Model confidence (mean pLDDT): 78 of 100. FMN riboswitch aptamer (RFN element), 138 nucleotides, folded computationally. Rfam family: FMN riboswitch aptamer (RFN element). Rfam links the family to the GO term FMN binding. The sequence was found by an Rfam model in a public genome assembly.
RNA sequence: UAUAUGUUUCAGGGCGAGGUGAAAUUCCUCACCGGCGGUAAUGGAGCGAAAGCUUUUAGUCCGCGAGCGAAUAGAAAUAUACGCAGAUCCGGUGCGAUCCCGGAACCGACGGUACAGUCCGGAUGAAAGAAACGAUAC
Numbered sequence: 001u002a003u004a005u006g007u008u009u010c011a012g013g014g015c016g017a018g019g020u021g022a023a024a025u026u027c028c029u030c031a032c033c034g035g036c037g038g039u040a041a042u043g044g045a046g047c048g049a050a051a052g053c054u055u056u057u058a059g060u061c062c063g064c065g066a067g068c069g070a071a072u073a074g075a076a077a078u079a080u081a082c083g084c085a086g087a088u089c090c091g092g093u094g095c096g097a098u099c100c101c102g103g104a105a106c107c108g109a110c111g112g113u114a115c116a117g118u119c120c121g122g123a124u125g126a127a128a129g130a131a132a133c134g135a136u137a138c
Stems, first nucleotide, its partner, number of pairs: 001137003005134006016030004031118002033108002035064004043056005059106002067084003071080003088104005110121003
């Protein structure tokens, strides 16, 4: 440095106030939250005398995950492949920005319940992946 490689650990946040009502953290007004990998002129942090180097930065860009559906195999647990599955514009700077700066928007599985991104439940689960220690090869 690489891999049809092993083990272990880790791996999601948020309803506060008011209104209506018999009943709503579910409706209405305001509030609040943002998984994982990739991408990075600008911006942030660190180092340097400088050149520069390191690192970090997207809910709405490209993918992934959880979720849902039905199929096949199986006694079952489950496995495999398939399908479905959210949201951004305007202005600024600049050679260059859907990631920076300013502004205004928008989105959020399934089951339950007065209609839920925030409550309860499947879930002390699963998992994108991350880290550590090994194995093997060079």